The RNA shown here (transfer RNA) has 77 nucleotides and comes from [Actinomadura] parvosata subsp. kistnae. NCBI's taxonomy places the organism under Bacteria, Actinomycetota, Actinomycetes, Streptosporangiaceae, [Actinomadura] parvosata. Its mean pLDDT, the model's own confidence on a scale to 100, is 81. Its Rfam family is "tRNA". About the family: Transfer RNA (tRNA) molecules are approximately 80 nucleotides in length. The family's RNA type in Rfam is transfer RNA. It was read from a public genome assembly.
RNA sequence: GCCUGCAUAGCUCAGUCGGUGAGAGCGCCGCACUCAUAAUGCGGAGGUCCCAAGUUCGAGUCUUGGUGCAGGUACCA
Repeated sequence: GCCUGCAUAGCUCAGUCGGUGAGAGCGCCGCACUCAUAAUGCGGAGGUCCCAAGUUCGAGUCUUGGUGCAGGUACCA
């Protein structure tokens, strides 16, 4: 250089054929329970769906480019 995969909440990850509200577990905050803590139960906060553009009535999802990460591969007179 080229090829492939990945990027969604603080962490680990789902997200169907593009179709109304963006989700789960853990973590965090509050409350209940307890002498107290843990556990458990209830409730809550938390998002530039990596960035930009395009297609579309409509994009986390499709297309193009870019960035970052991981892996593979070629060349080096």